[in-house]
Context: one part of a larger RNA
RNA sequence: UGACAGGGGCCCACACAAGCAGUGGAGCAUGUGGUUUAAUUCGAUGCAAAGCGAAGAACCUUACCAGGGCUUGACAUGCCACGAAUCCUCUUGAAAGAGAGGGGUGCCUUCGGGAAUGUGGACACAGGUGGUGCAUAGCUGUCGUCAGCUCGUGCCAUAAGGUGUUGGGUUAAGUCCAGCAACGAGCGCAACCCUCGUGUUUAGUUGUCACCAUUGAGUUUGAAACCCUGAGCAGACUGCCGGUGAUAAGCCGGAGGAAGGUGAGGAUGACAUCAAGUCAUCAUGCCCCUUAUUCCCUGGGCGACACACGUGCUACAAUGGCCGGGAAAAAGGGUCACGACCCUGCGAGGGUGAGCUAACUCCAAAAACCCAUCUUCAGUUCAGAUUGCAGGCUGUAACUCGCCUGCAUGAAGCCAGAAUUACUAGUAAUCGCCGGUCAGCCAUACGGUGGUGAAUUCGUUCCUCAGCCUUGUACA
Numbered sequence: 001u002g003a004c005a006g007g008g009g010c011c012c013a014c015a016c017a018a019g020c021a022g023u024g025g026a027g028c029a030u031g032u033g034g035u036u037u038a039a040u041u042c043g044a045u046g047c048a049a050a051g052c053g054a055a056g057a058a059c060c061u062u063a064c065c066a067g068g069g070c071u072u073g074a075c076a077u078g079c080c081a082c083g084a085a086u087c088c089u090c091u092u093g094a095a096a097g098a099g100a101g102g103g104g105u106g107c108c109u110u111c112g113g114g115a116a117u118g119u120g121g122a123c124a125c126a127g128g129u130g131g132u133g134c135a136u137a138g139c140u141g142u143c144g145u146c147a148g149c150u151c152g153u154g155c156c157a158u159a160a161g162g163u164g165u166u167g168g169g170u171u172a173a174g175u176c177c178a179g180c181a182a183c184g185a186g187c188g189c190a191a192c193c194c195u196c197g198u199g200u201u202u203a204g205u206u207g208u209c210a211c212c213a214u215u216g217a218g219u220u221u222g223a224a225a226c227c228c229u230g231a232g233c234a235g236a237c238u239g240c241c242g243g244u245g246a247u248a249a250g251c252c253g254g255a256g257g258a259a260g261g262u263g264a265g266g267a268u269g270a271c272a273u274c275a276a277g278u279c280a281u282c283a284u285g286c287c288c289c290u291u292a293u294u295c296c297c298u299g300g301g302c303g304a305c306a307c308a309c310g311u312g313c314u315a316c317a318a319u320g321g322c323c324g325g326g327a328a329a330a331a332g333g334g335u336c337a338c339g340a341c342c343c344u345g346c347g348a349g350g351g352u353g354a355g356c357u358a359a360c361u362c363c364a365a366a367a368a369c370c371c372a373u374c375u376u377c378a379g380u381u382c383a384g385a386u387u388g389c390a391g392g393c394u395g396u397a398a399c400u401c402g403c404c405u406g407c408a409u410g411a412a413g414c415c416a417g418a419a420u421u422a423c424u425a426g427u428a429a430u431c432g433c434c435g436g437u438c439a440g441c442c443a444u445a446c447g448g449u450g451g452u453g454a455a456u457u458c459g460u461u462c463c464u465c466a467g468c469c470u471u472g473u474a475c476a
Base pairs, nucleotide, nucleotide: 001476002475003473004472005471007470008469009468010467013464015460016459019423021421022420023419026314027313028312029311030310031309032308033307034305035304042053043052064300065299066298067297068296069295073125077124078123079121080120081119082118087102088101089100090099091098092097107114108113127289128288130287131286132285136283138278139277140276141274148187149186150185151184152183153182154163155162156161168177169176193266194265195264196263198234199233200232201231202230203229204228208223209222213220237260240254241253242252243251244250303442320374321373324370325369332362333361334360338355342351343350344349382413387408388407389406390405391404392403393402429452430451431450432449433448434447435446
């Protein structure tokens, strides 16, 4: 000087407390461990692995296994030879592949040939999701959006080092004020960026409709006020008032205001730490394989199942289930696509196919509300697992191993031990909707979007994490 302490002081945080909803018990989905297996490919392992890489494993993907094959190779460059490449048919085979037959020639040309492509050959080489993340680059997690981490000159100390950065106030903040052997500066903080919230200017089509006509309908003429959309500008700065404070920084209250003290949310992640993660995104040193650890194909596996753990979904009901009715969103996607109307089917779907980027379409919002019913607590008109039969869709293909529909079946479960998680406001809870990936989908995941919409916070004694100062140390 650091690190550590069941030392001290100050202080912060959904850390506790106060609330609220869960997890842990049940069924299922999914990931992991274990076990099994020919293979169950590989990686990730406290927080910071485990609905993670994977924004989508039937084949492909695919890296794994079994079997069948190739050996200059599926791919690249260089040399030589031959023939244009190519297309069609047949045989064999699980396919890859192997064999046979047929048709036929393009572009440039100095007519020698050349370019691209194919076949064969020899060798240099290709190839490797093989190893090492403890050889690495790059990228990422984490402490932590915590307030810290340093430098130049000067001064102090024999030196390591200190000072500045500590002490007094204050802040979300090493934020600011004042003091001080320090004076300045840098990376962080804040601000600059994006979205939302108010007004205004401008622009009105595909969007809008107050007034005037008009219609089944903003449908049409008309209109540019409103809504909305796009662009620009204004607006918030403790600016104003009172109190408090050291006449400071600030803090408390108030006014005005759409918004008040960082307005709300996002992006933004200092120096370092964990030899943290990734050689399987990619790149790359070294090592290893080279008739195989490369490459092609068929089938299987990644989907197994005494069990254990994580993350979720659905429930156990009456604040509910079920029949019917009319109502009001936002944000997204769409041409190999979205697909209206109409016909058909109980339905999933099928047929036809108009229209389309503020135009058409996916699109039905669901909770909420109204009217009936169940009628008092029952394993039920709760719950929906499991199973049988009959169908639909995608796709060469749905057995291993897809989703959906109809009828039937109707399991556990009556609010959950020890323990443990999220959350401070348009938040929690609850309710649907959309998207990416994608032929289809195992999505209850992930990412967005709006509807309805709470309770509590006395406070810092305690638990946990972090910061600053200080004391101690058998540690470096």